[in-house]
Predicted 3D model of a 71-nucleotide RNA (transfer RNA) from Coemansia sp. Benny D115.
RNA sequence: UGUGAAUAAGUGUAAUGGAAGCACAUAAGGCUCAUGAUCUUAAAGAGAUUGUUCGAUUCAAUCAUUCACAA
Numbered sequence: 001u002g003u004g005a006a007u008a009a010g011u012g013u014a015a016u017g018g019a020a021g022c023a024c025a026u027a028a029g030g031c032u033c034a035u036g037a038u039c040u041u042a043a044a045g046a047g048a049u050u051g052u053u054c055g056a057u058u059c060a061a062u063c064a065u066u067c068a069c070a071a
Stems, first nucleotide, its partner, number of pairs: 001070007010024004018054001026042005047063005
């Protein structure tokens, strides 16, 4: 310098144009003499900006970060 890929709750990961789930973790409560385990509930999310569309996590463009490959 070029090419390709990835970016989603604190962490790991689904779905994929039609109202974003799951597991662990966290908080509160139940149970217990107590802790753990277990049960219930809650909070917590789409890298940034624009565009297409009735509707965008999904499609397109630019930018940012990371990774891989080539020179």
Rfam family: tRNA. Its family is annotated with triplet codon-amino acid adaptor activity in the Gene Ontology. By type it is a transfer RNA.
The prediction has a mean pLDDT of 83.